[in-house]
Molecule: SAM riboswitch aptamer (S box leader)
Organism: Cesiribacter sp. SM1
RNA sequence: GAUUUAUACAGAAGCGCAGAGAGACAGGCUCUUUGAAGCGCUAGCAACCCUGCCCACCUUGGGCAACGGUGCUAAAUCCUGAUCCCGAAAAACCGGGAGAAUAUAAAUC
Numbered sequence: 001g002a003u004u005u006a007u008a009c010a011g012a013a014g015c016g017c018a019g020a021g022a023g024a025c026a027g028g029c030u031c032u033u034u035g036a037a038g039c040g041c042u043a044g045c046a047a048c049c050c051u052g053c054c055c056a057c058c059u060u061g062g063g064c065a066a067c068g069g070u071g072c073u074a075a076a077u078c079c080u081g082a083u084c085c086c087g088a089a090a091a092a093c094c095g096g097g098a099g100a101a102u103a104u105a106a107a108u109c
Stems, first nucleotide, its partner, number of pairs: 001109008013042005021031003025081004043073003048069002051065006077101001083098005
């Protein structure tokens, strides 16, 4: 990097270095010198993997814990986004659903 599966309206920040950007992309909107990105330290959230325990079990599923491997700690994945379906004629708009895109985990290559 590619593919598959799962999840994404919940949750969780301080300090130091640094010094202008950041929120994937586009548009919008927002954050930011009352200090952005990045790096370091500490703390935390969560429960995908690992591990331990409990319940049910054919496959397997559910619950609890959280030392370890990742991840995460502004805003719903910040909002919208190809395409399709539904909403009493059609188009646009609007609302809803699927889905696309993106992110993360696990597995395979």